[in-house]
Molecule: transfer RNA
Organism: Gekko kuhli
RNA sequence: GGGGGCGUGGCUCAUCGGCAGAGCAUCUGCCUGGCAUGCAGAAGGUCCCCGGUUCAAUCCCCGGCACCUCCA
Numbered sequence: 001g002g003g004g005g006c007g008u009g010g011c012u013c014a015u016c017g018g019c020a021g022a023g024c025a026u027c028u029g030c031c032u033g034g035c036a037u038g039c040a041g042a043a044g045g046u047c048c049c050c051g052g053u054u055c056a057a058u059c060c061c062c063g064g065c066a067c068c069u070c071c072a
Base pairs, nucleotide, nucleotide: 001071002070003069004068005067007065010024011023012022013021018055026042027041028040029039030038048064049063051061052060
């Protein structure tokens, strides 16, 4: 330099173009003599950035940036 993949709560990952979810973690309550487990609930997201398409974009398209991998 070129090809492919990937970017979404703290972490690991989902999400047919129509108000963004799960597991773990965190917090609160219940349970216990206390802890753990268990049960119920809550908080936490400018969906990497900039443009475009569209009535509407995390999702499609262009261009960047970061990471992984292959080739040179």